[in-house]
RNA sequence: CGAGGGGAGCGCGGGGUCGCGGGCCGGCGCGAGAGCGCGCGGCUCGAGGAAAGUCCGAGCUCCACAGGGCAGGGUGCCGGGUAACUCCCGGGCGGCGCGAGCCGAUGGAAAGUGCCACAGAAAACAGACCGCCCGCGUAUCGUGGGUAAGGGUGAAACGGUGGGGUAAGAGCCCACCGCCCGAGCGGGUAACCGCCGGGGCACGGCAAACCCCACCCGGAGCAAGGCCAAGCAGGGGAGAGCGGUGGUCCGCCGCGUCCGAUCCCCGGGUAGGCCGCUCGAGGCGCCGGGAGACCGGUGUCCCAGAUAAAUGGCCCCCUCGAACAGAACUCGGCUUAUGGCGCCCCUCGCGGU
Numbered sequence: 001c002g003a004g005g006g007g008a009g010c011g012c013g014g015g016g017u018c019g020c021g022g023g024c025c026g027g028c029g030c031g032a033g034a035g036c037g038c039g040c041g042g043c044u045c046g047a048g049g050a051a052a053g054u055c056c057g058a059g060c061u062c063c064a065c066a067g068g069g070c071a072g073g074g075u076g077c078c079g080g081g082u083a084a085c086u087c088c089c090g091g092g093c094g095g096c097g098c099g100a101g102c103c104g105a106u107g108g109a110a111a112g113u114g115c116c117a118c119a120g121a122a123a124a125c126a127g128a129c130c131g132c133c134c135g136c137g138u139a140u141c142g143u144g145g146g147u148a149a150g151g152g153u154g155a156a157a158c159g160g161u162g163g164g165g166u167a168a169g170a171g172c173c174c175a176c177c178g179c180c181c182g183a184g185c186g187g188g189u190a191a192c193c194g195c196c197g198g199g200g201c202a203c204g205g206c207a208a209a210c211c212c213c214a215c216c217c218g219g220a221g222c223a224a225g226g227c228c229a230a231g232c233a234g235g236g237g238a239g240a241g242c243g244g245u246g247g248u249c250c251g252c253c254g255c256g257u258c259c260g261a262u263c264c265c266c267g268g269g270u271a272g273g274c275c276g277c278u279c280g281a282g283g284c285g286c287c288g289g290g291a292g293a294c295c296g297g298u299g300u301c302c303c304a305g306a307u308a309a310a311u312g313g314c315c316c317c318c319u320c321g322a323a324c325a326g327a328a329c330u331c332g333g334c335u336u337a338u339g340g341c342g343c344c345c346c347u348c349g350c351g352g353u
Stems, first nucleotide, its partner, number of pairs: 001349007009341002013317006020046007027038004048324001052335002055333005060221004072217005077091005092106001093104004107212002112210002114206003129151002131147007159177006178201001179199004184195004225275004234266005247253001282301008318321001
């Protein structure tokens, strides 16, 4: 210099001003007060790394629930982390890459069932299309037998390579590799690895197919849920008075019944208001432990809480700011989208010293 691998990060300039949402202090108005209201003033805070998808796991809330089993769902090498997880860290094994590294739902296929497209003779239990070898015959061929080394098909073909052997061949025999078995030895917490001994070798693949084994699992979700509660309707009570019927010519008086202005009380509860609501498994710095995920200690900070729902407009300067995208109960993850910028570590190749 070129090509590449891994990690952590920023999320996009500065200032002024007007406006919008929240908080605190003050002011003003109303009210006896508690308090309520405000187009008022000051200070201060005001979207993201993904606020997204809602895919996992939790907190919180309500409902359900003796215990056990079945069904159903999830997870799946080992160890660790965590409140928990399908997440994270480290390791094992397998695959890919010259390498830095990357990828893998990665338990069980000698319990059972099922499936293995196309091609191919044959796809799981053996079998033989071409070929090779031997015998016979009517002899460029036919037929019977042997064989699985060679050819061909396929994602996959019944261990591989080499040698011996043979009519041709074949674990038929041998060496190495692979495989299986062992309550053998060693290392490791373990997954597993190495060695040793035995066996010519039986046992194809698929379990994000049914299944088996082990472990885990109630449901709904902040429109959860709770508190206050106008008016109207309902129930109960008190009731001035009014109307009707009867007695009387009227007045007046008495009785009974119904309605009922108004007032008080009651429960459920609508509108509306309040709580839940943002201080939290919290952020940052330092110290300590650990290989790491992470944990402990200490100091410091307060960092949106709206409810028709707030982030915008204008101006000035500069090194001209560009993508994906906006909270709605809250956290931990995963996944997906993203213009651009700079940083650290490492690998390979070429060149120079």
RNAcentral holds the sequence, with entries from ENA. The RNA shown here (Bacterial RNase P class A) has 353 nucleotides and comes from a Candidatus Palauibacterales bacterium. A source record names the gene rnpB. Rfam family: Bacterial RNase P class A. By type it is a ribozyme. The source organism's lineage runs through Bacteria, Pseudomonadati, Gemmatimonadota, Gemmatimonadia and Candidatus Palauibacterales. Its mean pLDDT, the model's own confidence on a scale to 100, is 77.